Notes
Predicted 3D model of a 101-nucleotide RNA (SAM riboswitch aptamer (S box leader)) from an Acidimicrobiaceae bacterium. It matches the Rfam family "SAM riboswitch aptamer (S box leader)". Gene Ontology term of the family: regulation of gene expression.
């Protein structure tokens, strides 16, 4: 950078800094915010995906490998920590992960 698949009503906040908007976009609502939001940094935490571990099933066939499922995890790779992606409608957008080039 490209397209594919999965998930998005569970969970988890303090300090510092900044200084006016923020909650993806449009319309409507609601909410957060000078008692300092959003963002950034530090620390702390959460456990969705992957990895790890255990068990079960399937396939292959050789001392194991692959695939799927369930459970678990001290948190290793990412991620996340107001409200269901805040809600409704529109748009079919966005975020995150996995795998691929």
């Nucleotide at each position: 950078c490209c397209a594919u698949c999965a998930u998005c009503c569970a969970g988890a906040g303090c300090g510092g800094u900044c200084g006016a908007g923020g909650g993806u976009u449009c319309g409507g609502g609601c909410c957060c915010g000078a008692c300092g939001a959003c963002g950034c940094c530090g620390c702390g935490g959460c456990a969705a995906c992957c990895a790890g571990c255990a068990c079960c099933g399937g396939c292959a066939g050789a001392u194991u490998g692959c695939c799927g499922g369930u459970g678990u995890c001290c948190a290793g790779g990412u991620g996340c920590c107001a409200a269901u992606g805040c809600c409704c409608g529109g748009u079919u957008c966005g975020a995150u992960g996995a795998g691929g080039a």
The model forms 96% of the base pairs in the Rfam consensus.